[in-house]
Context: one part of a larger RNA
Formats: sequence, C1' cells, structure tokens
RNA sequence: GGCAACGAGUGGAUGCCUAGGCGAUAUCAGGCGAAGAAGGUCGUGAUUACCUGCGAAAAGCCACGGGGAGUUGGAAGUAAGCUGAGAUCCGUGGAUAACCGAAUGGGGAAACCCGCCCGAGUAACGAUCGGGCAGCUUAUUAUGAAGAAAAGAUAGUAAUAAGUAGCGAACCUGCUGAAUCGAAACAUCCAAGUAAGCAGAGGAAAAGAAAGCGAAAGCGAUUCUCUAAGUAGCGGCGAGCGAACGGGGAGGAGCCCAAACCGGAGGGGAACCGAAGGGGUUGAAGGACUCACGAGAACGAAUAGAGGAGAUAGUUUAACAUCGUUGGAAAGCGAGGCGAGAGAGGGUGAAAGCCCCGUGAACGAAAUUUCCGAAAGGAGGAGUGAGGAUCCUGAGUAGCACGAGAUGAGUGGAAGCUUGUGUGAAUCGGCGCUAACUACAGCGUAAGGCUAAAUACUCGAUAUCGACCGAUAGUGAACAAGUACCGUGAGGGAAAGGUGAAAAGAACCCCGGGAGGGGAGUGAAAUAGAAACUGAAACUGGUUGCCU
Repeated sequence: GGCAACGAGUGGAUGCCUAGGCGAUAUCAGGCGAAGAAGGUCGUGAUUACCUGCGAAAAGCCACGGGGAGUUGGAAGUAAGCUGAGAUCCGUGGAUAACCGAAUGGGGAAACCCGCCCGAGUAACGAUCGGGCAGCUUAUUAUGAAGAAAAGAUAGUAAUAAGUAGCGAACCUGCUGAAUCGAAACAUCCAAGUAAGCAGAGGAAAAGAAAGCGAAAGCGAUUCUCUAAGUAGCGGCGAGCGAACGGGGAGGAGCCCAAACCGGAGGGGAACCGAAGGGGUUGAAGGACUCACGAGAACGAAUAGAGGAGAUAGUUUAACAUCGUUGGAAAGCGAGGCGAGAGAGGGUGAAAGCCCCGUGAACGAAAUUUCCGAAAGGAGGAGUGAGGAUCCUGAGUAGCACGAGAUGAGUGGAAGCUUGUGUGAAUCGGCGCUAACUACAGCGUAAGGCUAAAUACUCGAUAUCGACCGAUAGUGAACAAGUACCGUGAGGGAAAGGUGAAAAGAACCCCGGGAGGGGAGUGAAAUAGAAACUGAAACUGGUUGCCU
C1' cells in the first nucleotide's frame, strides 16, 4: 500500500407521521368606503425582541345572552392580581378607534410640517382642548357684466342640500387594441377582436317582447344547452375560418311612454306660446273622434305583517373503572357481560361501540339578521258593439352615394345590420323586409323606454368528501414567508418540520478555563440527551486477519 471482516464517525436518503397545501360538492355570501375603506405607520403588556389582539378608554371598555371553574393570548418563568356577588371564554349589539392612506383646510420626500374661523380655556396673550374649513355634479335660494326699464333668463359668484370619489379574486358590457405563432419563406390571411390598456355596472351582467325567422298557406321576445354540422358557405379556394333554418331540452312574462283629442295653471290683454292632469300604446292594424251599451271588475306591485322556518353562542345524551394474561403502558390476546335511531371520526402510554371528545336522536336566543307568509293594503289596470268622413302612430330619420365595420361571407352577382362624410323622403291608398334586380305573393310596423328566470364567476363563510400531496412532494410559504437575502428601481425571492407516553430536560461527584466528556440518576429505551424518531450511500478513522 492492497483485499476482507468487524466495529465506529460523518451524512441525512428511506420508512412512518402531519400541524400545511391541492381539488371538489352543497349551502351561504356576493361587496367595503367621506358615519373615512382596503392597506399601512406608530404605539399599547409588571417584565416584551417577534407574532396575535387592541388604539392615548390601546392583549382592552359597556350592555344583553350563552357557559360554569378556573384564569391574566402564542409562551415558559417570576411578581402582582381576577374569579360561585359567576371570572377567563363564546355570541349579538354598542363605545373608543393616534397618524398616514380616496385623504378632503394648505403643503409634503406617506405615517410629517404649517394654518384660518367658532367655542372652551386664561386677568390677558400664548400653549392646550372641542367643532368646522378640498374638488366635481345636480337642485334650490341669493347675487350677477352689458341692454331704456321691469319680470324672467344666460356666463360668473356665494350659501344650503343631496350625490360622487378610492379599494376589491373572477365573471359582465363598452371603447382602444398588438405581437409571437401558423401559412413549413412572406405581404392578403391566421394568431384575434385574443393579450394588454381605459371606462362603467351588478350579484350576476348583457340581451329581450319582431319594420323577426322563413317558404310551410308554418313559427311567434330574450338567454343557455344538445343537435343540425365540421354541413351550407368563406378562403393567396392556401393555412385555415365556419353559420342559420329546423328538431330535442332548461327557463318562461310581459309591459310603459311619445302623438292625435280633452284640458288649460301661467306668460299683464289679443294673436300666439303653453305647465299639471286626463286620454292612448297597435299590424286580424290600432287609437283619437261620433253613437249605443257597460263598468270601477278580473288580476294585482310597493308597503306592512299574525305566525313559521333558518343564520350568528349553545344544551341533553346509551352501554364494562369486569376478570385473567404479555407488556413500561392495554385499547392487544383469552374469558364473561352490556348499549345501539349512536360500529362517522378523533383522542387516550400499542389496535377502545361501552375511558374522553364526539356521533345518532331531540332541544335552544335577550340581541342582530335571512327567507316563507294567512288576514290587510291597493300603485297600476276595465270591457263590448257600430260607424269609417277627418286626425294621430317616434325626421336630418328611412333611403341613396362614397368610405368603413360587423355577419360563416376576404367586394364578390352581395341582400340585410351598424355608421364617418354628403344628400335626403313618404305618412296607412303609408313604410320596411323576403340574399343583386323586377314582378307576383308573403312577413312585419323602424327611427322612444323598461323587464324576472334558465346562463357566467368565486376574493370569502360553513359543512362534507378525495383510487389528491406527504416536507427536493403539496401553495413560493406546514417553521418569525412574500420573511431573510438580492436589485437604484420595476422586480426577483429562498432554506428551514419530527426527543419522549410524560420533561420525568440529567440533582450530586470527577476531568477541563470552557466546550465537551466520565460516573450517578430519570426513562421501556439515552447508540431517545435536546446538533435528539428511523438513520441508507458517497466520504473518513479504528481493530483484526491475509497478501506484498
């Protein structure tokens, strides 16, 4: 030096575990904010660095309920307290709630600086304390430049009142709107009206009661879904894109104005203008109007509501302290009993229906709150016939031209829809549409508005579940984690779990300056000793044997 065996160290794989995650189902909730949010800064404890709670009334204050023996958070120790005159704790409702932050008296390098007005305070001034003082929109009132004057009105100004702002995971609507990529290059095209930006709303949003679809003498608002169908089509007819009718389902709900006409406050009177109110709301056209009947109906919103059911604390609860046995420990094993509307699950020194918490079942609210809801209430809302002369039925609209967009449709033979520019009708004997266009036939009634459900989503609450993970996994984060650390910054972003049943956490002695170790002691075990469960491999010593 090599080989082998044995026995150690180092190291932290593996196994087992779970305090944390991931996904789903059901129900709830779907917002918070100038009554100052979300989020922070700084404080706050007898002792207090961190977390949690709270706010100068500061791990808390008040009231009402629950609960019933301990208690002063995580988190020990010491001290000092509280508590059957009911504490701590749990729930409901209040009080307080520094400073920053939309931040709003002005400023500002957030958590700071500086004011003004009124009041308190002071002998007075100051300090201090309480209240108020931002912008915008709308309304009301006052004022208000110029005009001969007045009423009224306009720009502006002031006061008062109401609203608004900012935050929030996705879902929704609108406006704006890429590129990578694909086309095996690339330009039309695709990606895609996606990502992203902006604005706005709601618990859903949007859409919505036919100037529709269509071709059958049919359907009958919207939305979602299965299908029709990868069809008809579009397409450098490339890549690709891609309907509708019809059929099956989910759901189901319909309404209100404008106008004609009546009316006529008011405008100092006339002409004229014209507020409120009535009327009326559609395509078998309807309504006004005239005439004749008839009726305040059927139905029915808001509101409120006897009562009921939930939510937010909780309460009661069956059955072995059975014997033996192994063991440190029984819930194991053997034996004998018992309950079960309870053999879900968890815990207890190993594996417990009967030890504990629970479970099944049955109950419960002073307070706040959700839903249902009889009787009540009664906004709204009425019907029929005849007549067919007159009047009304949404105008810079429809249509057209040009330029675009959207649709399955890329300008095409391109209808219909939307509209930037221009032009510009008709008035029910009207008007629009039926895929160029024309005729016939058919369908509808634009240029005003509202509308539940079926549909989309999950920051969040509660309960439950998983052929989901089990610490290099599962969230980035099971631990002081968006922490430490990095970066000027936007931003990036870790590692790190396990003694034992119980600390019983090793009194005392010895070596040592200590660290550490040897005894002693605890424990079932200390090769479970806090660098700790198990403890693989690489790697490093030791002992023994053999070989050289």
A computed fold for a 548-nucleotide part of an RNA from an Opitutales bacterium, annotated as large-subunit ribosomal RNA, domain I. The coordinates come from a structure-prediction model, not an experiment, and the mean pLDDT is 84. Its Rfam family is "Bacterial large subunit ribosomal RNA". The full RNA is in RNAcentral, with records from ENA.